A computed fold for a 263-nucleotide RNA from a Chloroflexota bacterium, annotated as Bacterial large signal recognition particle RNA.
Rfam family: Bacterial large signal recognition particle RNA. Gene Ontology terms of the family: signal recognition particle, plasma membrane targeting and SRP-dependent cotranslational protein targeting to membrane, signal sequence recognition. On this family, see Rosenblad et al., Nucleic Acids Res 2003: "SRPDB: Signal Recognition Particle Database". Rfam classes the family as a non-coding RNA gene.
Its mean pLDDT, the model's own confidence on a scale to 100, is 78.
It was read from a public genome assembly, where an Rfam model found it.
RNA sequence: UCGUGCUAGGCGGGGAGCUAGCGGUGCCCUGGACUCGCAAUCCGCUUUAGCGAGGUCGAAUUCCCGCCUGAGGGCGUCCACUGUGGGAACUGGCGCGGCUAAGCGGCGCUGAAGCUUGGGUCCCGUGCGGCGAGACGCUACGAACCCCGUCAGGUCCGAGAGGAAGCAGCGGUAAGUAGCAGCUUUCGGGUGCCACGGGAGUGCCUGGGCCGAGUUGGCUGGUCACGACAAGCCUGUGGCGGCGUUCGACGGCGGGUGCACGG
Numbered sequence: 001u002c003g004u005g006c007u008a009g010g011c012g013g014g015g016a017g018c019u020a021g022c023g024g025u026g027c028c029c030u031g032g033a034c035u036c037g038c039a040a041u042c043c044g045c046u047u048u049a050g051c052g053a054g055g056u057c058g059a060a061u062u063c064c065c066g067c068c069u070g071a072g073g074g075c076g077u078c079c080a081c082u083g084u085g086g087g088a089a090c091u092g093g094c095g096c097g098g099c100u101a102a103g104c105g106g107c108g109c110u111g112a113a114g115c116u117u118g119g120g121u122c123c124c125g126u127g128c129g130g131c132g133a134g135a136c137g138c139u140a141c142g143a144a145c146c147c148c149g150u151c152a153g154g155u156c157c158g159a160g161a162g163g164a165a166g167c168a169g170c171g172g173u174a175a176g177u178a179g180c181a182g183c184u185u186u187c188g189g190g191u192g193c194c195a196c197g198g199g200a201g202u203g204c205c206u207g208g209g210c211c212g213a214g215u216u217g218g219c220u221g222g223u224c225a226c227g228a229c230a231a232g233c234c235u236g237u238g239g240c241g242g243c244g245u246u247c248g249a250c251g252g253c254g255g256g257u258g259c260a261c262g263g
Base pairs, nucleotide, nucleotide: 001263002262003261004260005259006258009057010056011055012030013029014028015027020046021045022044023043024042034054035053036052037051038050063256064255065254066253067252068251072247073246074245075244076243078242079241081239082238083237084236085235086234087233090232091231094227095226097224098223099222100221102220103219104218105216106215107214114210115209116208117207118206119205120204121203122199123198124197125196126195127194128192129191131188132187133186134185135184136182137180138179139178140177141176147172148171149170150169155164156163157162
């Protein structure tokens, strides 16, 4: 230095999670690297850390170490943007209301506010008037007979003279009907610029007297309280990105690493 055969070892790795811890099954990332059995209300092991049984490669492009790079994941009293749930102590604005009276305005010496006095409205009683209805009064009509007067004709009594009852008609009346309108009377009310007396008196209207300068709270402002809204705000939970930190695959570079036999 070459060839043959072995051994160590390899035949994926990583992250989170679970675990006293280490692996595996499962999830995720990378990648494309054997088979069978076990295994998440778990399976196996003990710092030497999957267990059990097989297959294949095999001392280097394949194993080990270091460095570089770096997919991806985790963490954070972090930063920025953004979505969403909840909240309403604070800021801001909005709405209703109370108070105030600084500004504007209204009223006010043709007299504010305040004090005082009278009347009306209100209630009760007694009256008056008016409207309506009834009664009464006046007028008219109004009874075949059972209302009155007069009773033609006719009827009856009588010898006669005379007498009697009495229908129709006429006249007048009752019950009743209609009209009239009345210094009569009764009753009623969605009646009255009504009168008198008494009462009440918060409110409203109105007249007078005293006094002498304010009063009002419409607008702006100030203040207090309440209510809703949710821009700022508080808080929870997400997403994207950044920063810090942690683990870290693939890949690149460099270095290191057996045995036996034979040529």